[in-house]
RNA sequence: CAAGUAGACCGGGUGGCCGCUCCUGUGAAGGAGAGGAAAGUCCGAGCUCCCCCAGGCAGGACACUGGGUAACGCCCAGAAGGGGCAACCCUAUGGAAAGUGCCACAGAAACAUACCGCCCCGCCGCAAGGCAGGGUAAGGGUGAAAUGGUGAGGUAAGAGCUCACCGGCGCGCCGGGUGACCGGCCGGCCGCGGCAAACCCUGUCCGGAGCAAGACCGAAUAGAGGGACAAAUGGGAAGCCUGGUCCCGUCCCCGGGUUGGUCGCAUGACCCUGCCAGUAAUGGCAGGGCUAGAUAGAUGGUCACCGUCCUUCUGCGGAAGGAUACAGAACUCGGCUUACAGGUUUACUUGACCG
Numbered sequence: 001c002a003a004g005u006a007g008a009c010c011g012g013g014u015g016g017c018c019g020c021u022c023c024u025g026u027g028a029a030g031g032a033g034a035g036g037a038a039a040g041u042c043c044g045a046g047c048u049c050c051c052c053c054a055g056g057c058a059g060g061a062c063a064c065u066g067g068g069u070a071a072c073g074c075c076c077a078g079a080a081g082g083g084g085c086a087a088c089c090c091u092a093u094g095g096a097a098a099g100u101g102c103c104a105c106a107g108a109a110a111c112a113u114a115c116c117g118c119c120c121c122g123c124c125g126c127a128a129g130g131c132a133g134g135g136u137a138a139g140g141g142u143g144a145a146a147u148g149g150u151g152a153g154g155u156a157a158g159a160g161c162u163c164a165c166c167g168g169c170g171c172g173c174c175g176g177g178u179g180a181c182c183g184g185c186c187g188g189c190c191g192c193g194g195c196a197a198a199c200c201c202u203g204u205c206c207g208g209a210g211c212a213a214g215a216c217c218g219a220a221u222a223g224a225g226g227g228a229c230a231a232a233u234g235g236g237a238a239g240c241c242u243g244g245u246c247c248c249g250u251c252c253c254c255g256g257g258u259u260g261g262u263c264g265c266a267u268g269a270c271c272c273u274g275c276c277a278g279u280a281a282u283g284g285c286a287g288g289g290c291u292a293g294a295u296a297g298a299u300g301g302u303c304a305c306c307g308u309c310c311u312u313c314u315g316c317g318g319a320a321g322g323a324u325a326c327a328g329a330a331c332u333c334g335g336c337u338u339a340c341a342g343g344u345u346u347a348c349u350u351g352a353c354c355g
Base pairs, nucleotide, nucleotide: 001351002350003349004348005347006346007345008344009343010342012306013305014304015303016302017301018300020033021032022031023030024029035326039337040336042335043334044333045332046331047210048209049208050207059206060205061204062203063202064078065077066076067075068074079093080091081090082089083088094201095200099199100198101195102194103193115140116139117136118135119134120133122131123130124129148166149165150164151163152162153161167190168189169188171187172185173184174183175182176181214263215262216261217260225253226252227251228250229249234248235247236246237245270289271288272287273286274285275284276283277282307324308323309322310321311320312319313318
């Protein structure tokens, strides 16, 4: 210098003018005011209500080991397998001798079998050969996959049938590790196809709804209940009159909880700095800090100058033009995922060149 790997971080600045929300203040005025993802609402929690409490079925999620955490499907460290020259990256990674099921096409056969071939024996035939029975899994052929590989012995032909080496498997022993697992040894075996992202089995976890949760204060009007007052009897009750009965007044109380308002709602698994423990995730201690709270939803608009990047021109001083992302709180946290103009920075790997 080039190519790459893994992280960490910033993501416009200053000033003027006009505005918005909240807080303090009698007032003048002063102070605070979006993000790394506020997003998707995909996981896990806090909090609230339902539920007398507990257990279970069904259903769902997760699944190597150890650790972290309030918890997690998240994070850290490792194991195994795979990819990369490497730094490093990826993995739905429990169980297939509990059972059931499936394995396209091809092929005789996909879990138990024999199409061609090889071999033995019998019969027929002069012979070539044919037919029937049996053995075989070496060779051919099909397939993604046919159940170890090579060589030797062995055999009628063959075969882990036997042996040597290689490979694998499970058991045993020894050593290391908390563990997944790793290394080694002697003996044994080569009988055991694959799929659990098929049912299933095993283990762990899960009650439901969600801040429009929920709590409180409570207008007007109408209706229901109770009480008091008022007074004489006034009005009304399907032709008229009389009697009975019922209804109609004002005020207060209770109840209900609509418009609206307050709380929930900003001191919290909070932030910053330092030290300690730990490989790390993380935890502990000490000191300091207070950092939006709207409710149809404020956090904005405009002007000037300056940043940053790109293009063009250049008299190399600079000038002109363009771009400046993704997005935007609504109960709150911990994660994951996705989007993002441009830029800064740390560690490491490989290659080239120079000294």
The prediction has a mean pLDDT of 75. Bacterial RNase P class A from a Chloroflexota bacterium, 355 nucleotides, folded computationally. Of the family's consensus pairs, 95% are formed in the model. The gene name in the source record is rnpB. NCBI's taxonomy places the organism under Bacteria, Bacillati, Chloroflexota. Rfam family: Bacterial RNase P class A. It is annotated as a ribozyme. From the family's description: Ribonuclease P (RNase P) is a ubiquitous endoribonuclease, found in archaea, bacteria and eukarya as well as chloroplasts and mitochondria.